[in-house]
This record gives sequence, structure tokens and C1' cells, in this order.
RNA sequence: AUCCCCGCGGGAGAGACUGGGCUUCGGCCCGGCGCCGAAGGCGCAACCGCCCCGGAAACGCUCAGGCCAAAGGACCGCGCGGGA
Repeated sequence: AUCCCCGCGGGAGAGACUGGGCUUCGGCCCGGCGCCGAAGGCGCAACCGCCCCGGAAACGCUCAGGCCAAAGGACCGCGCGGGA
């Protein structure tokens, strides 16, 4: 130096829709259709490698998740410590 864990900061998209019920009136639950993709998962295979064979996306799907806020959040930056 690289990877993983930890902490901090940044971090998008999409109905505050609608029917019913409950409510401490903040909101919650069950459906209806409409949407989003940046947890995860799956698929193609761009790409990569040690090129036999493997690893594989920010592409696609939308099962899950999400659609005021909060939480979460791929990814990026910083930091001490630990491990390989």
C1' cells in the first nucleotide's frame, strides 16, 4: 500500500395517493392501484484475473426493501485501533 471490521461526515430516487378500521389525533393496521432502485437477492455479461477455469457491475428484474420526516442506504472522504 490492498481488503475486512469499527467510528465520524456527505449521501439520491419514488403517492404527505386512495377505501375501510383503530387512534393517546402524533400516527398505526389491512387492502387497492401507481411508482423507485443505491441494503440484500436474482439475471445477462460489459469488464477483470492466476485465462483450465474463476471473479463479476453503478446494466437489467423488482422477490425483498423503499415512496413527509425518522430509520436504512450503494458509493465517497477522513480517523485511531484490530485482523488477513

This is a predicted structure of an 84-nucleotide RNA (Glycine riboswitch aptamer) from uncultured Microvirga sp.